This is a predicted structure of an 86-nucleotide RNA (c-di-GMP-I riboswitch aptamer) from a Planctomycetaceae bacterium. The source organism's lineage runs through Bacteria, Pseudomonadati, Planctomycetota, Planctomycetia and Planctomycetaceae.

[in-house]
RNA sequence: GCACGACAAAGGCAAAGCUUCUGUGAGGAAGCGACGCAAAGCCAUGGGACUCCGCGAAUGCACGCUGAGUCUGCCAGGUUACCGAA
Numbered sequence: 001g002c003a004c005g006a007c008a009a010a011g012g013c014a015a016a017g018c019u020u021c022u023g024u025g026a027g028g029a030a031g032c033g034a035c036g037c038a039a040a041g042c043c044a045u046g047g048g049a050c051u052c053c054g055c056g057a058a059u060g061c062a063c064g065c066u067g068a069g070u071c072u073g074c075c076a077g078g079u080u081a082c083c084g085a086a
Stems, first nucleotide, its partner, number of pairs: 004084002012037002017032006035073001041079003045076003048071005054065003
């Protein structure tokens, strides 16, 4: 340096739920809170999921397509980084 990841050390993040605010919605922000996380740091690049408008079809639900969005704590990819036992 590249991999790898301890019943190590230091530090970090924060699911569900609750409260307030915000968005038509999926969601988002802050506080409390910890289920978990070795990239649960960052990037919507690919896939995936979801929402809204429109169209197709339609009794309705479900479904397909265009557009605009949301989710990185769904999976990849890119990129940066703390520690050092096996």